[in-house]
The RNA shown here (c-di-GMP-I-GGC riboswitch aptamer) has 103 nucleotides and comes from Rubripirellula tenax. The prediction has a mean pLDDT of 86. Lineage of the source: Bacteria > Pseudomonadati > Pirellulales > Pirellulaceae > Rubripirellula. The model forms 95% of the base pairs in the Rfam consensus.

RNA sequence: CAUGACAAAGGCAAACCGCCCGAGAGGUCGGCACGCAAAGCUACGGAUCCGUGGAUGGAUGUGAGCAAUCACGUUUCACCCCAGGAAAGCCGGGCUGCCAAGG
Numbered sequence: 001c002a003u004g005a006c007a008a009a010g011g012c013a014a015a016c017c018g019c020c021c022g023a024g025a026g027g028u029c030g031g032c033a034c035g036c037a038a039a040g041c042u043a044c045g046g047a048u049c050c051g052u053g054g055a056u057g058g059a060u061g062u063g064a065g066c067a068a069u070c071a072c073g074u075u076u077c078a079c080c081c082c083a084g085g086a087a088a089g090c091c092g093g094g095c096u097g098c099c100a101a102g103g
Stems, first nucleotide, its partner, number of pairs: 001103001003100002011036002016031003020027002034089001040095003044092003048086003052083003056078002058075007
């Protein structure tokens, strides 16, 4: 340096449960362990998740107009287009790191 043992000392903590925070995805803390050789940190790339704001569409109200239509609202509706947010235990990248049978 690579690699990761029927090694040693340790470490982390899924799901679930409880308090709290959040619009939500989700997060802190505590309990508990499915697992993890980086399951340490990092949102740089891809995939995924959310739906706060904007835009768009639907529904609906009011006004104008002969009409086609236009304007302005409402919405516990839709969408994820733009912005934003989440997530590192989805994959990859970046940084750091314990030990050493064997290489």